[in-house]
RNA sequence: GCAGUUGGCCAGGCGACCGCGGCCUCGACAUGUUCAAGACAUGCUCGGAAGGCAUGUUCGAGGUUGAGGAAGGUCCGGGCUCCACAGGGCAGGGUGCUGGGUAACGCCCAGGCCGGGCGACCGGCGGACAGUGCCACAGAGAACAGACCGCCUGAUCGGGCUCAAGGAGUCGGGUCAGGUAAGGGUGAAACGGUGCGGUAAGAGCGCACCAGCGCUCCGGGUGACCGGAGCGGCUUGGCAAACCCCACCUGGAGCAAGACCAACAGGGGACAUGGAGUGACCCGCUCCCACCGCCCCGGGUAGGUCGCUAGAGGCCGGCGGUAACGCCGGUUCGAGAUGGAUGGUCGCCCACUCGCCGGACGCCUUCAGUCCGGCGGGGGACAGAACCCGGCCUACAGGCCAACUGCGCCC
Numbered sequence: 001g002c003a004g005u006u007g008g009c010c011a012g013g014c015g016a017c018c019g020c021g022g023c024c025u026c027g028a029c030a031u032g033u034u035c036a037a038g039a040c041a042u043g044c045u046c047g048g049a050a051g052g053c054a055u056g057u058u059c060g061a062g063g064u065u066g067a068g069g070a071a072g073g074u075c076c077g078g079g080c081u082c083c084a085c086a087g088g089g090c091a092g093g094g095u096g097c098u099g100g101g102u103a104a105c106g107c108c109c110a111g112g113c114c115g116g117g118c119g120a121c122c123g124g125c126g127g128a129c130a131g132u133g134c135c136a137c138a139g140a141g142a143a144c145a146g147a148c149c150g151c152c153u154g155a156u157c158g159g160g161c162u163c164a165a166g167g168a169g170u171c172g173g174g175u176c177a178g179g180u181a182a183g184g185g186u187g188a189a190a191c192g193g194u195g196c197g198g199u200a201a202g203a204g205c206g207c208a209c210c211a212g213c214g215c216u217c218c219g220g221g222u223g224a225c226c227g228g229a230g231c232g233g234c235u236u237g238g239c240a241a242a243c244c245c246c247a248c249c250u251g252g253a254g255c256a257a258g259a260c261c262a263a264c265a266g267g268g269g270a271c272a273u274g275g276a277g278u279g280a281c282c283c284g285c286u287c288c289c290a291c292c293g294c295c296c297c298g299g300g301u302a303g304g305u306c307g308c309u310a311g312a313g314g315c316c317g318g319c320g321g322u323a324a325c326g327c328c329g330g331u332u333c334g335a336g337a338u339g340g341a342u343g344g345u346c347g348c349c350c351a352c353u354c355g356c357c358g359g360a361c362g363c364c365u366u367c368a369g370u371c372c373g374g375c376g377g378g379g380g381a382c383a384g385a386a387c388c389c390g391g392c393c394u395a396c397a398g399g400c401c402a403a404c405u406g407c408g409c410c411c
Base pairs, nucleotide, nucleotide: 001407002406003405004404005403006402007401008400009399010398012349013348014347015346016345017344018343020066021065022064023063024062025061026060027059028058029056030055031054032053033052034051038046039045040043068382072393073392075391076390077389078388079387080254081253082252083251092250093249094248095247096246097111098110099109100108101107112125113124114123115122116121126245127244131243132242133239134238135237148184149183150180151179152178153177154176155175156174157173159171160170161169162168163167192210193209194208195207196206197205211235213232214231215230216229217228218227219226220225258306259305260304261303267297268296269295271293274288275287276286277285278284313332314331315330316329317328318327319326320325350380352378353377354376355375356374357373358372359371360370361369
């Protein structure tokens, strides 16, 4: 210098004007309350000026504050809330190498094995000899396999050739019966590999070595597992995001959770009033009606208030730990809407980028290329809180930093 790997960071800046949500202060206005004069029916009556107080469904002024690394997808986990619940089990759901971290996780860290890459590094993970099932297409055969071609044996039927010839030998073929997993062919996958022996031809049929599996023992490790020795039968396909087995975890619904206040309408009750009965009449008692009046009660719609944002928070330092992370100390951070604010315009600058011009490097020269300067143009992505938090995944213009790897060159 080129090509990469891993981890982390930024996510345009400044100014002017206009606009929006929350909160605070002030003013206007509205409503309620307190309440003077006054009124007549003289009552816990009506009435409501000025002022005070309270509230905000209104408006204005000033101040202050106002999105993210993913606020996203809503895929996991937890807090919180309500409902359910003696205890245990079954069913259902989830997770899945080992050890650790954590509030918890399907996340993170470290390790193990396998696979990929020259490498930095990346990806995967219980059990397929517990049982059942499945394996498309092609192929003869897809799991205690299989005979299509080929190879071999036997029987039988023709044929060719040779000879010392009604026979003998030899070569090749058809049909039938059987053997064979060496070779060909199909397939993602065909029931260990190489060699020697063996055989009619073959085959772990036998042997040697190698690979693999199982069992026993020794050593190391908390463990996954690793290293070594011996024995065995010779050999065992894949799929568990098929059922299943094993181990562990696991109630349900979600802030439209849930709590409180509560207009209008409707429900229940009491009182007064009214009607009916009893009675000669009044009171009383009983029954009825609730249209109107008045009061109370419970549920609850619209609407409002709370839940609501300072928290498993960020940063710095120390200590423990390989690390994830934990403990301690210091310091710092205040969106909270509910048709849902956090924006727009202009100017200057910056990253980036395009064109032209000039210069330098390089080259025999030109073009192309790299760097520097000037002028002009373009131009900043993905996306946006809605109860909160930890993760994962997905989207993302452009740029920066650190460590590491491979190759080339120079000293």
The RNA shown here (Bacterial RNase P class A) has 411 nucleotides and comes from an Actinomycetota bacterium. The organism belongs to Actinomycetota, within Bacteria. The gene name in the source record is rnpB. Rfam family: Bacterial RNase P class A. By type it is a ribozyme.